[in-house]
RNA sequence: CUCUGUGAUUUAGCGCAUGUGCCACUUUUUAAAAGUGGUGGACGAGGAUGGAGGUCGUCGAUCAGUCAGCGGAUGCCUCCCGGUUAGCUGCAAACCGUAAGCUGGAUACAAAGCCUGUUGGUAACAACGGAGAGAAAAUUUCAGUAGCAGAAUGGC
Numbered sequence: 001c002u003c004u005g006u007g008a009u010u011u012a013g014c015g016c017a018u019g020u021g022c023c024a025c026u027u028u029u030u031a032a033a034a035g036u037g038g039u040g041g042a043c044g045a046g047g048a049u050g051g052a053g054g055u056c057g058u059c060g061a062u063c064a065g066u067c068a069g070c071g072g073a074u075g076c077c078u079c080c081c082g083g084u085u086a087g088c089u090g091c092a093a094a095c096c097g098u099a100a101g102c103u104g105g106a107u108a109c110a111a112a113g114c115c116u117g118u119u120g121g122u123a124a125c126a127a128c129g130g131a132g133a134g135a136a137a138a139u140u141u142c143a144g145u146a147g148c149a150g151a152a153u154g155g156c
Base pairs, nucleotide, nucleotide: 014071015070016069019067021039022038023037024036025035026034027033028032043060044059045058050080051079052078053077054076055075081097082096083095084094085093088150089149090148091147101145102144103143104142105141106140115130116129117128118127119126120125
């Protein structure tokens, strides 16, 4: 490094739960408040790691506690290292970390919610179904286009 077998995992809108919200009970009380317990606290798409540091970390959906927080995170920024960009080299500029110049165009697909059913719960809610809609970023591709100085009977 490769192959085989076995085991584990199915992986970050991820995890947690002490504030507030909501539900129930109790106490006191003019109102209302307090206490105890419970419940909920992100819907998918997308995204992988050269080293160090920093940071409120992409895209839409839902009319809506997806609120305020804690931890984490494949993001972004700076420097270093290495590299890419009109055949080659150097500088510049921009970009990339297995991908890579700039500008413009074309192009695809969700889940929850909503409706409805079963089960559990006093309830807030939870789990499992049925039917049904329809994103954006991306990815890919097309076109145009990119400074200075050089080499090469050389490269494509």
Molecule: glmS glucosamine-6-phosphate activated ribozyme aptamer